Annotation: Model confidence (mean pLDDT): 82 of 100. Predicted 3D model of a 1385-nucleotide RNA (small-subunit ribosomal RNA) from an uncultured bacterium. It matches the Rfam family "Bacterial small subunit ribosomal RNA". Rfam links the family to the GO terms structural constituent of ribosome and ribosome.
RNA sequence: AGAGUUUGAUCCUGGCUCAGGAUGAACGCUGGCGGCGUGCCUAACACAUGCAAGUCGAACGGGGAAGAGAUGAAACCUAGUGAUUUUCUUCCUAGUGGCGGACGGGUGAGUAACGCGUGGGUAACCUGCCUCAUGGAGGGGGACAACAGAGAGAAAUUUCUGCUAAUACCGCAUAAGCGCACGGAGCCGCAUGGCCCCGGGCGAAAAGAUUCAUCGCCAUGAGAUGGACCCGCGUCUGAUUAGCCAGUUGGCAGGGUAACGGCCUACCAAAGCGACGAUCAGUAGCCGGACUGAGAGGUUGAACGGCCACAUUGGGACUGAGACGCGGCCCAAACUCCUACGGGAGGCAGCAGUGGGGGAUAUUGCACAAUGGGGGAAACCCUGAUGCAGCGACGCCGCGUGGGUGAAGAAGUUCUUCGGAGCGUAAAGCCCUAUCAGCAGGGAAGAUAAUGACGGUACCUGACUAAGAAGCCCCGGCUAACUACGUGCCAGCAGCCGCGGUAAUACGUAGGGGGCGAGCGUUAUCCGGAUUCACUGGGUGUAAGGGGAGCGUAGACGGACCGACAAGUCUGAAGUGGAAUGUGGGGGCUCAACCCCCAAGCUGCUUUGGAAACUGCCGGACUCGAGUACCGGAGGGGCAGGCGGAAUUCCUGGUGUAGCGGUGAAAUGCGUAGAUAUCAGGAAGAACACCGGUGGCGAAGGCGGCCUGCUGGACGGUAACUGACGUUGAGGCUCGAAAGCGUGGGGAGCAAACAGGAUUAGAUACCCUGGUAGUCCACGCCGUAAACGAUGAAUGCUAAGUGUCGGGGGGGGCGAAGCCCUUCCGUGCCCCCCGCAAAAGCAGUAAGCAUUCCACUUGGGGGAGUACGUUCGCAGGAAUAAAACUCAAGGGAUUUGACGGGGGACCCGCACAAGCGGUGGAGCAUGUGGUUUAAUUUGAAGCCAGGCGAAGAACCUUACCUGGUCUUGACAUGGAGACGACCGUCCCGUAACGGGGGCUUUCCCUUCGGGGACGUCUCACACAGGUGGUGCAUGGUUGUCGUCAGCUCGUGUCGUGAGAUGUUGGGUUAAGUCCCGCAACGAGCGCAACCCCUGUCUUCAGUAGCCAUCAUUUAGUUGGGCACUCUGGAGAGACUGCCCGGGACAACCGGGAGGAAGGCGGGGAUGACGUCAAAUCAUCAUGCCCCUUAUGACCAGGGCUACACACGUGCUACAAUGGCGCGCACAGAGGGAAGCGAACCCGCGAGGGGGAGCGAAUCCGGCAAAGCGCGUCUCAGUUCGGACUGUGGCCUGCAACCCGGCCACACGAAGCUGGAAUCGCUAGUAAUCGCAGAUCAGAAUGCCGCGGUGAAUACGUUCCCGGGUCUUGCACACACCGCCCGUCA
Repeated sequence: AGAGUUUGAUCCUGGCUCAGGAUGAACGCUGGCGGCGUGCCUAACACAUGCAAGUCGAACGGGGAAGAGAUGAAACCUAGUGAUUUUCUUCCUAGUGGCGGACGGGUGAGUAACGCGUGGGUAACCUGCCUCAUGGAGGGGGACAACAGAGAGAAAUUUCUGCUAAUACCGCAUAAGCGCACGGAGCCGCAUGGCCCCGGGCGAAAAGAUUCAUCGCCAUGAGAUGGACCCGCGUCUGAUUAGCCAGUUGGCAGGGUAACGGCCUACCAAAGCGACGAUCAGUAGCCGGACUGAGAGGUUGAACGGCCACAUUGGGACUGAGACGCGGCCCAAACUCCUACGGGAGGCAGCAGUGGGGGAUAUUGCACAAUGGGGGAAACCCUGAUGCAGCGACGCCGCGUGGGUGAAGAAGUUCUUCGGAGCGUAAAGCCCUAUCAGCAGGGAAGAUAAUGACGGUACCUGACUAAGAAGCCCCGGCUAACUACGUGCCAGCAGCCGCGGUAAUACGUAGGGGGCGAGCGUUAUCCGGAUUCACUGGGUGUAAGGGGAGCGUAGACGGACCGACAAGUCUGAAGUGGAAUGUGGGGGCUCAACCCCCAAGCUGCUUUGGAAACUGCCGGACUCGAGUACCGGAGGGGCAGGCGGAAUUCCUGGUGUAGCGGUGAAAUGCGUAGAUAUCAGGAAGAACACCGGUGGCGAAGGCGGCCUGCUGGACGGUAACUGACGUUGAGGCUCGAAAGCGUGGGGAGCAAACAGGAUUAGAUACCCUGGUAGUCCACGCCGUAAACGAUGAAUGCUAAGUGUCGGGGGGGGCGAAGCCCUUCCGUGCCCCCCGCAAAAGCAGUAAGCAUUCCACUUGGGGGAGUACGUUCGCAGGAAUAAAACUCAAGGGAUUUGACGGGGGACCCGCACAAGCGGUGGAGCAUGUGGUUUAAUUUGAAGCCAGGCGAAGAACCUUACCUGGUCUUGACAUGGAGACGACCGUCCCGUAACGGGGGCUUUCCCUUCGGGGACGUCUCACACAGGUGGUGCAUGGUUGUCGUCAGCUCGUGUCGUGAGAUGUUGGGUUAAGUCCCGCAACGAGCGCAACCCCUGUCUUCAGUAGCCAUCAUUUAGUUGGGCACUCUGGAGAGACUGCCCGGGACAACCGGGAGGAAGGCGGGGAUGACGUCAAAUCAUCAUGCCCCUUAUGACCAGGGCUACACACGUGCUACAAUGGCGCGCACAGAGGGAAGCGAACCCGCGAGGGGGAGCGAAUCCGGCAAAGCGCGUCUCAGUUCGGACUGUGGCCUGCAACCCGGCCACACGAAGCUGGAAUCGCUAGUAAUCGCAGAUCAGAAUGCCGCGGUGAAUACGUUCCCGGGUCUUGCACACACCGCCCGUCA
């Protein structure tokens, strides 16, 4: 000192939370010792038992006991014993009496108060014991306890009679002094008044005891101590408590008190308190201090100390120096106890202790040894005050639980990539030490002579053993500390954010680690952090927050000069600010905690001396603030009265006829009873077009035709007058749009409500036709608005500039209805320096810099501007204004995206449009869904699944189902044993595999013992195996946006920042392509180019290709030749290079020339940053999980081919641009050895036989088809169409039943161009025609290629879809398939 948390991100506002310290604490786990402290915070609840206040016999009379004398009855008998009486001594004591029980101790219920704190006052007071001083104590009297006797009662207690003492009580005497009233003199004070002196009058005292030292007694005065009363100031919350008070306020008289006083009483007056918060309500003992804090503050008032209050609850007095009395009395009440039922007793908030309450708080201990208190002359007695001990980790402080050495590092445990790593010098082992505890011995101080509870304690010494002594919390971030397993949104954690849905550093356990340590965590509370009540030290345009506006009261603040005062202010001195605490220094317990001493401090209050700048108060004087006067012009300022025209509607009459009206389109409505339209006349009400304007006026609300009257304010000029008269303004008063209310008018138009018509799923709406309140006037209420500039009023100050505007006025200049310069006021806009601001923005009309006053925010969001209360209102309602509960946010401004059925600008794409051909209807093929099934294996799901994985399911494939089998396994590596090369082959058996049994065969090296390689079988175990799961754990690969033109970086600059700039702008392009401009300058990934195919030419080469010329033959067959075609190597060619025009002299665009090709020539390959948790664990790889005589492996059969149906993709058609028949042409590319297969023969044909040639520019498949020519059919379900079916065949294959293809003959279905809707294509393209290939034994209408024939159309970018750029909006960011509101469940 800060941190976490709102967002995709940022800054700000703002709350919540955390880290710190503290506690009279409690709870959980744990617990060795000592010192010093501390311990019912709750029930001021109730209390058993014991103790806590007694003492004095030197006040007194008795009583008792003991002792010592004296006396000497009776009796025995003289030794004495001894009744009785009496004297003395000692001890004890119930009673009378004295002092003390008003202290000490406890508690905090009450109390918001002179209760407390602080400082004063008493001229308004008291004070026992103590100290000092002065004076005194003479002489009498009568009682009452005890006691005795008698009585009542259960008891407590009590009655009667009688006796008696005193330091008990009462008169009398005396009176220095005292008190009272009176007369007189002096001095003093803030008032009442005080002090002192004189005079006479009146009044009131005393106690004795004794051990003879002394102690007491009375009066007066003084002191000390303690108390009482009064006053200034300070002392919690609520105004949803605003008025309170009748002894109330004062006076007079009296009473009462120690004393003042309405303290009390009578009478008189009607005061007193209150917004500076009375009264009422709630809460609370106050303080020194304590905790916290940098401080200012905030919280608190346990322990210690001061004060107060209380003593079961309430009331009362008595006694006394002192009480209205904790362990006294009386009364009442509640409760408890005793009782003989008649009556009595009691008061732990004293110390222990008990019950109860509670989360929670101790021993019925020892001692008066010390300190102190009471009594006493004293000895001494009493003292639960106190000193000690006990219990509790409750707190603070100190100490220990060992120290050294000890491995490239034991065991064990954890992790592991299996190599190792960690625990870890830790342990063990060896050496050493003894603080504490334990044992033994000695043994204090506290005590001045004696006396020690503590205590055989502290302390010291000795011997002995590493022995007896470590836990708690945490490890996702904040916050120091990480792994494994278990769990699987479960169990649980959590202070906040948040973790957990199968790989959890956040749950639980373990290992390890971090922190503190005899403690550690949790909970509760307080302060801090929180500048989040802001005095120090905050704000209010948009985050919460300026009153709707003005006038103005109290208050606050206030221009310039002189003088005086001294309240504030400053300063000196004095008093006080108790002790303790805290701070500094020093000292004592071994240290520390703790204790002691000294110092300083205690920021305050009071008194007093001084100063006079500032504020204040008083006096005087000033004119700049403010106001007045005079002159002048501007204005929808206000009020009242009058006048005007246009329009609308209605009425009357005329003309006129079928519609009008209304809408997106309609309908309701009006109209043949004559509307609408049009003309004329009349009536009524309301509002004032044009001018008219980011123009004017007003405090705001607001104000608009013209005229008149009355009236408010502002402004300019002049500088005559007043002389600070000013500013603001809590309450208060006034004004205050619209709507609304009351009463009475008025009512044309408009128009809530209402009615009808439409719209719609509905439509209590938007639209339409009507229409009532209302809108208008007068009077009276209401008092609110996004009453907004979301910006209170006033004053002053603060760069420059520009332009405009508008207006009003003044001054100056100029040949002047005007122009120029300047000034004041007002009003807007724009721009901008400084400054401010979170930013956007504000910026002389401030949101800048300052001052004054008011208002608001008492402070997170919601609940809620709501409830209750109060005030106002006729009412609606307005004003004021909470809480419970709940959330971790709510909010402002910005940035980047995404988005828009928001807006704007620009561009592209077979996107639309323009065209051509399809799909959707039919039959069939194929894929999918669904259904079915033992199984119909599985994946793919809008575009981007659906002739997709699958370039080819009869078995196999195959993953599925049924059945039969195997268990180290069908496959890999390793060990042991046996056998043997391997291979090949036969038989039995089976549905087949599995199974059983034979035959044949005999490797290499050798030291001849053996060894080795390979294979088969057997055995055991590691392991194999899995198309089992998770594509949301992954790699790799792929689709899509999209071949769209984008995506980024470095440095610089701008911004608090996220970010921006660059990449935007002007042009241009297919393109972020290029040019220009520019706080940017460069660069990268993409674009383009480089690569391949194709189009032209050249060159090289010339077989298996070609043939112009020559020959040969009519076969490029051969010779020959490579000119041409072609093939395949190498090159050329195209670059806006040239010309014209446009453009900016650019990029580029248009046209042209030349050229095979022209502006990217055509096609392909090539796919940026990223998006979709897109697809794939079933290509492959792979983490984790799962199966292991099975989810693995083998085999046979079946299934993947099912079929009411739905969809996708195709094929064939519906025909004449056609079908059929005959004849005749012209390709390219690709394939061929387990292959392609020629000629020739057979078959109608599929095909069979055959086998030449060819590993291919040579041979083969191989006749390309559409086309062309001729013929036929003639618009029909046909000579179209070919499904379906029958029969007979062919081919492949171990095998065509489920379930192949083809051929021939026969059969001859639907279908006559296809609803809504929808797809492809811009040129060698669409359309149409055939051919080849991969896969493949066989099996394409699919796929992938090839060539043949070969179009139409594009005005254009408004619209649909998709995309790109800029701008704007946004409450979205999982990003519009978003967010979110209401109702219902």